[in-house]
RNA sequence: UAGCCUCCCCUGGGAGAGACCCCGGAACGACCGACCGGGGCGCCGAAGGCGCAACCCGCCCGGAAACGCUCAGGCAAACGGACCGGGAGAGGCUG
Repeated sequence: UAGCCUCCCCUGGGAGAGACCCCGGAACGACCGACCGGGGCGCCGAAGGCGCAACCCGCCCGGAAACGCUCAGGCAAACGGACCGGGAGAGGCUG
């Protein structure tokens, strides 16, 4: 001084699927029920998790999807969100 990889932070974008039904509580003098908890049926896949394995690899070991499952999570907005772009930083590898 350049490239690449990993991690972390900031930032722009970022899909799907019932603001479903029932029960209890709830600030308040009372009613209502913002909100909280439990249950039921239906549904979604892009936190996480698990499974299959094309592929990487001479073999082994190991890695490995946005595919599959739906345990977890989610089904107005907000939050979250795999992943993509930009910026700052730390570590590592290579020249």
This is a predicted structure of a 95-nucleotide RNA (Glycine riboswitch aptamer) from a Chromatiales bacterium.
It was read from a public genome assembly, where an Rfam model found it.
The coordinates come from a structure-prediction model, not an experiment, and the mean pLDDT is 79.
Taxonomically the source falls in Chromatiales (Bacteria, Pseudomonadati, Pseudomonadota, Gammaproteobacteria).